RNAcentral holds the sequence, with entries from ENA. A computed fold for a 72-nucleotide RNA from Candidatus Shapirobacteria bacterium CG2_30_35_20, annotated as transfer RNA. NCBI's taxonomy places the organism under Bacteria, Bacteria candidate phyla, Candidatus Shapironibacteriota. RNAcentral records the identical sequence in 6 taxa. The coordinates come from a structure-prediction model, not an experiment, and the mean pLDDT is 82.
RNA sequence: GGCUCUAUCGUCUAAUGGCUAGGACGGCAGAUUCUCAUUCUGUCAAUCGGGGUUCGAUUCCCCGUAGAGUCA
Repeated sequence: GGCUCUAUCGUCUAAUGGCUAGGACGGCAGAUUCUCAUUCUGUCAAUCGGGGUUCGAUUCCCCGUAGAGUCA
C1' cells in the first nucleotide's frame, strides 16, 4: 500500500429500517439484617466523527478516525 471485518452505558453484550436503544455486571438510594455479606425493589448511564438515502437510520450508502485479520 491492496482487500476483509469491527466500533452501542464505567465493563461485557442485544437490537437486520418503527427507538421511549434492552439485558447482565457495576454505581447510587431504599427494604431485609444487631452489623457486614447475601437477597429483593427502584434508579443512573451509551449508538466513534461528518455527510447522504428514507416519513423514519444503531441498522443502508460514502468519506474519515481507531483497532483486528490477511496478501504483498